[in-house]
Molecule: small-subunit ribosomal RNA
Organism: uncultured soil bacterium
RNA sequence: AGAGUUUGAUCCUGGCUCAGAAUGAACGUUGGUGGCGUGGAUUAGGCAUGCAAGUCGAGCGACAAGGCCCUUCGGGGCUGGAGGAGCGGCAAACGGGGAAGUAAGGCGUCGGAACGUACCCUUCACUCAGGGAUGGCGGCGGGAAACUGCCGGUAAUACCUGAUAAUCUCUGGCGAGCAAAGGUCUGCCGGUGAAGGAGUGGCCGACGUGGUAUUAGGUAGUUGGCGGGGUAAUGGCCCACCAAGCCUCAGAUGCCUAGGGGGUGUGAGAGCACGACCCCCACCACUGGGACUGAGACACUGCCCAGACACCUACGGGUGGCUGCAGUCGAGAAUCUUCGUCAAUGGGCGAAAGCCUGAACGAGCGACGCCACGUGCGGGAUAAAGGCCCUUGGGUUGUAAACCGCUGUCAGAGGGGAUGAAAGCGUAAGCUUGACAGAGCCUCAGAGGAAGCGCGGGCUAAGUACGUGCCAGCAGCCGCGGUAAUACGUACUGCGCGAACGUUAUUCGGAAUCACUGGGCUUACAGGGUGCGUAGGCGGCUUUUCAGGUCUGAUGUGAAAUCCCCCGGCUCAACCGGGGAAUGGCAUUGGAAACCGAAAGGCUUGAGGUAGCUAGAGGCAUGCGGAACUUCCGGUGGAGCGGUGAAAUGUGUUGAGAUCGGAAGGAACACCAGAGGCGAAAGCGGCAUGCUGGGGCUAUUCUGACGCUGAGGCACGAAAGCCAGGGGAGCGAACGGGAUUAGAUACCCCGGUAGUCCUGGCCGUAAACGAUGAGUACUAGACGGAGGGGGCUUGCCCCUCUCGGUCGUAGCGAAAGCAUGAAGUACUCCGCGUGGGGAGUAUGGUCGCAAGGCUGAAACUCAAAGGAAUUGACGGGGGCUCACACAAGCGGUGGAGCAUGUGGCUUAAUUCGAGGCAACGCGAAGAACCUUAUCCUAGACUUGACACGUAUGGAUGAUGCCCGUGAAAGCGGUGCAUUUGCCUUCGGGUGAAACAUACACAGGUGCUGCAUGGCUGUCGUCAGCUCGUGCCGUGAGGUGUUGGGUUAAGUCCUUGAACGAGCGAAACCCCUGUCCCUAGUUGCCAGCAUUUAGUUGGGGACUCUAGGGAGACCGCCGGUGUCAAACCGGAGGAAGGCGGGGACGACGUCAAGUCAUCAUGGCCUUUAUGUCUAGGGCUGCACACGUGCUACAAUGCGGCGUACAAAGGGGAGCAAAGUCGUGAGACCAAGCAAACCUCAAAAAACAUGCCUCAGUUCGGAUUGCAGGCUGCAACUCGCCUGCAUGAAGCUGGAAUCGCUAGUAAUCGCGGGUCAGCAUACCGCGGUGAAUGUGUUCCUGAGCCUUGUACACACCGCCCGUCAAGCCACGAAAGUGGGGGAUAUCCGAAGUCGCCUCAGCAACCGUAAGGAGCUAAGCGCCUAAGAUAGACUCCGCGAUUGGGACUAAGUCGUAACAAGGUAACC
Repeated sequence: AGAGUUUGAUCCUGGCUCAGAAUGAACGUUGGUGGCGUGGAUUAGGCAUGCAAGUCGAGCGACAAGGCCCUUCGGGGCUGGAGGAGCGGCAAACGGGGAAGUAAGGCGUCGGAACGUACCCUUCACUCAGGGAUGGCGGCGGGAAACUGCCGGUAAUACCUGAUAAUCUCUGGCGAGCAAAGGUCUGCCGGUGAAGGAGUGGCCGACGUGGUAUUAGGUAGUUGGCGGGGUAAUGGCCCACCAAGCCUCAGAUGCCUAGGGGGUGUGAGAGCACGACCCCCACCACUGGGACUGAGACACUGCCCAGACACCUACGGGUGGCUGCAGUCGAGAAUCUUCGUCAAUGGGCGAAAGCCUGAACGAGCGACGCCACGUGCGGGAUAAAGGCCCUUGGGUUGUAAACCGCUGUCAGAGGGGAUGAAAGCGUAAGCUUGACAGAGCCUCAGAGGAAGCGCGGGCUAAGUACGUGCCAGCAGCCGCGGUAAUACGUACUGCGCGAACGUUAUUCGGAAUCACUGGGCUUACAGGGUGCGUAGGCGGCUUUUCAGGUCUGAUGUGAAAUCCCCCGGCUCAACCGGGGAAUGGCAUUGGAAACCGAAAGGCUUGAGGUAGCUAGAGGCAUGCGGAACUUCCGGUGGAGCGGUGAAAUGUGUUGAGAUCGGAAGGAACACCAGAGGCGAAAGCGGCAUGCUGGGGCUAUUCUGACGCUGAGGCACGAAAGCCAGGGGAGCGAACGGGAUUAGAUACCCCGGUAGUCCUGGCCGUAAACGAUGAGUACUAGACGGAGGGGGCUUGCCCCUCUCGGUCGUAGCGAAAGCAUGAAGUACUCCGCGUGGGGAGUAUGGUCGCAAGGCUGAAACUCAAAGGAAUUGACGGGGGCUCACACAAGCGGUGGAGCAUGUGGCUUAAUUCGAGGCAACGCGAAGAACCUUAUCCUAGACUUGACACGUAUGGAUGAUGCCCGUGAAAGCGGUGCAUUUGCCUUCGGGUGAAACAUACACAGGUGCUGCAUGGCUGUCGUCAGCUCGUGCCGUGAGGUGUUGGGUUAAGUCCUUGAACGAGCGAAACCCCUGUCCCUAGUUGCCAGCAUUUAGUUGGGGACUCUAGGGAGACCGCCGGUGUCAAACCGGAGGAAGGCGGGGACGACGUCAAGUCAUCAUGGCCUUUAUGUCUAGGGCUGCACACGUGCUACAAUGCGGCGUACAAAGGGGAGCAAAGUCGUGAGACCAAGCAAACCUCAAAAAACAUGCCUCAGUUCGGAUUGCAGGCUGCAACUCGCCUGCAUGAAGCUGGAAUCGCUAGUAAUCGCGGGUCAGCAUACCGCGGUGAAUGUGUUCCUGAGCCUUGUACACACCGCCCGUCAAGCCACGAAAGUGGGGGAUAUCCGAAGUCGCCUCAGCAACCGUAAGGAGCUAAGCGCCUAAGAUAGACUCCGCGAUUGGGACUAAGUCGUAACAAGGUAACC
């Protein structure tokens, strides 16, 4: 510090996600040791048990043992004081816990005045004289208990009275008033009054301190005053009276949430989130209320009352409060021991010893966190074994192990013990104190006891194999998995961290993704429809003053801890100690006066006014006008009109339409008219008049900052719509009809109601748009338009102010673009946005007559949704141009019969593949067996039909014949004969071939063409496809390759930020067309000779053969054209503009085809999916399609006669001649490995005669009989011949194919395959046309351009209803619960007040009685409770509504291209 993810790619916007740090955590796997921390976050839910606050005998009385004395021996007196209880004092208000309430009676910071204060310190003064009770105790009672009544006697530092009394209190003064307690060990400890201090409390103020406006008004003790009460003290704190205030958009009131701070986490910081442990403050103590005591409480382990809950009970009554420490139940993902000690620190009491102390100190449990240590160190290769991978060579685990040597940390065992201890007691010597922990040290033993977790597709460090096969599963995001998964599972291995490692949850960060630091709003989310204006914010030049802001100095405060720095202590660290710094703040005070602010004054440039002039569809009202339209009346006229793509509905002989004349009505104002003008916007258009708003210019005359913006508010606000009343020509939602269509609730047509128009009133919204808020200032220019003023040289002139446009520099912008009318540079103010969907929906509120408007969520869901631009592809977009693409022609197919292929059906099997063009006479250049396959049925073989290797055997071997069985293969039998390599010392050896057995292995036309190579098809012989460098662009990319010409062509020329180059095109190659040269056999024969015959002699001239060359290049002429490329015409020429044909096929596309040509990865199979064999099938036939053949006839058929080819084949071959046969063919046989012989007859043509338009002398299917040929074998299932038979068919619907010249058409010939089988295929020649010179349309293609929501690319994308599943939400008759108030009733305890006839020791009084106090009673207030009507929140709810989501449901086709009716609001 960034990264992944929207796209084919790019830039941007924007969300989602990740890497980091952290936690009082939890869960999973694993787990050696120690130190320091930390541990009930949920139910402020309920709690058994024990402990957590006592102490003082030096405040008081009494009691036991003991001691002393006396004794009547019963006991008594004195002393003594254990222990428990009591009176009394102090403490118990601290310490400890919790997070319920509290949004302010809190907290934080800084201040303040009207106060209190026990214990402690300092100072002054005092401590005198008396009195009456009471608990304990004794006696008698009640009660289950808790507890309690009566009587008697007793003490105090308990209580009371008196005295004394100031510096105290009261008071204007005089004056009046107020206290005490003693104990004792003789050291001392106390008591009272007063003043001061320290510390600590109570009260007040300012500022700061959550969310929500879908809470806008709240408040009657409320706000203030006077007087009183009350308190330690101010105060409506309380009361009586008076006034009517007080708070609030700077957010009152309500609701929701929450203890606050120091700090903690994170972050560069600013911030954001949090408030465990520790410290400070506030609050709470079962829930609610209340007071008492006291210095202090309205009191956690005190009291009273009410309530809920629990326990005891003898049923009459009682008792209790762990949010103290442990512990328990419950709930929960989850949080510990019913431990030890007061040794230390601290607290209470005490003079002290000491006692108490679940505060505290320690230990225990938990890897919960942080920190530290260890699990060994060195050597050790042949790189052991094993594992994994493998191309079989090896690699890796890996010096890792084993093995050798060494060490002794930690843990373990034993010993020993520093330190935490300071102090206390005592005159002193000295004595005493450790719950717990235990360092360092010594000894022992032995590598011995101690490693896991996560991950390895990218982000993100780290990969291989196997298994699985969209299954099982993974996943933080993108996404993996459908047979080769680095993503699932396992193994090996690697990477990361390490006593831990991962996961989950949460916070901050990254996120500049709420933007103060530090962002935005034309098109991505975002400018309010427009104006006026309130509050508020901001504001021109200048002078003086003030000092609120601002700046500066000083002082105080900002607790400690924490963080940071330095130093130090535990072996280090964590941890701890000391010092410093810091603590952005607040307050007080001194100063400065530029700026902001305030006060006073001045100015004129902002703003406004005045005078003159001026343009304009600015607004409102009234009147007028012509054209057109419709209706009505009349005339002429006579059959249609109207409408459409075409029609029909409609209208017309009752006279339409057309035309002429007349009348009426309503709406809108042609031309002018313009990128023009005006207005705030909406908007405004005939003419005239009246009323009226605003703007501009000129003058520079007046005022003197009067300004800008503008939350709320008010006004205006297109169209449609609503209410009331008019009006209604045309147009025209709804509606009716006609068409179109699969349908057509549409588009088109004929009608037509609201409405459109006017008046009055609502509505308040629009893609209300420049998708651009208003204002001010500044920042190159150029050219038009409108209005005004000025100048001169009067012009298409110049200057200036204002309004409205186009282009463009800098700059800005993601780009497109904007660019003095900014989207530039700045300032001020307002509005608005923060991923898409849900949704502008629900709900609440408010406005409206309604429709609906404004305000405006969430659950849930997705990983995107978007903007601009790029390259393609596509368009029922455009332009240019090609092609047998169409047109013009010729001939076919589609109809018939047959052949052949395919589908389908059938079958035991009908093997497999090919599937629009580009499968279908295709693989197959030829299925009777063979071929032939995983085809079917049946029978066999198992190292195999075939290859290679090893081991053993040993002549078992081979050939021919034989027997049994069998369909054969095979199996079995062995019988006969023959034969068997090499070496040899002839004894034998060897083991090559072959065989047997066993093992490695063979084999597979089994699967995957979507794992592949190779080959092939197609677009397409279309003209395209790219690269280097440069330039342009942020980039994808562009340029070049576009444009202008030209070409068959990206062919060439030219222009040009391009210049060059490559693959294609062309050329080079082959055949063919002309000529020449060379060479003449088997070819040829002009002349010579010879002949039946180029037969022979001969010849090379010619034809021909096959080698080499020439020739054609727009070269020449004319024209056109840019001085070009090139095109047109002509000459010459065998051939002319590529002469004709072939081979040759760019980058790529179709996951095109082929695993069955071959090769090949992987998978499968191994007595079978291999191999062999027999028979069958591939030929099966209601049917459909493709490709062909033959025809339907007379341009024909048949008969007879007679010509002319080319290119090929031939030895398991071609076969002449001859003979036989009607023929297929047969017999015999010459020649020929072929320019020699042969297949071989070419056919159409030509000539001649017949047929005469018919199912025929056309056509030949089908069938019968008889034959021939091939072949082991023609039944399934071959070809041919002869005779006989003689089907359909008379030119073919919709549709569709080929062809532009030696082509189509037509005619025959040959070849390959092949034993045989050709209408197919591949070739060859013969005869030999027609039409077109165009590009409107169909199809396809190329280039440029345009739109796009497509990129799997239009066979694309995509919308809505319905149907199904699931999820969350809204409404809903109602129903259940919570909260805070209000009203009325009742009213405990209790303070206060009143009252006091009842009660009472202290004072007065001899007494009676009095003073005083108290109970009871009454009153105010009041908790809980009851009742009532509202408010508000939450849940449930039959049913209902839409919404989200969900591979392959239904219906249509709305949108994206002109999306087929432009789209949208």